[in-house]
The RNA shown here (transfer RNA) has 74 nucleotides and comes from a Planctomycetota bacterium. The prediction has a mean pLDDT of 81. Its Rfam family is "tRNA". Rfam classes the family as a transfer RNA. The RNAcentral record of the sequence draws on ENA. The source organism's lineage runs through Bacteria, Pseudomonadati and Planctomycetota.

RNA sequence: GGCGGGAUAGCUCAGUUGGCUAGAGCGGCGGAUUCAUAACCCGCAGGUUGAGGGUUCGAACCCCUCUCCCGCCA
Numbered sequence: 001g002g003c004g005g006g007a008u009a010g011c012u013c014a015g016u017u018g019g020c021u022a023g024a025g026c027g028g029c030g031g032a033u034u035c036a037u038a039a040c041c042c043g044c045a046g047g048u049u050g051a052g053g054g055u056u057c058g059a060a061c062c063c064c065u066c067u068c069c070c071g072c073c074a
Stems, first nucleotide, its partner, number of pairs: 001073007010026004019057001028044004050066005
């Protein structure tokens, strides 16, 4: 330098070829249970979907540029 993959909650990741501006597990907080703790159960909070533009009535999803991470080739 070329090609491919990835970036979504504190962490690990989903999101079905655009349609309620979004979920799961773990973790956190609260409750219930227990003599108490753990486990199990219930509830709650937590998001600029890497950044900036574009297309569209509407973008996590499509297009362009950039940043970072991983791999392959030279």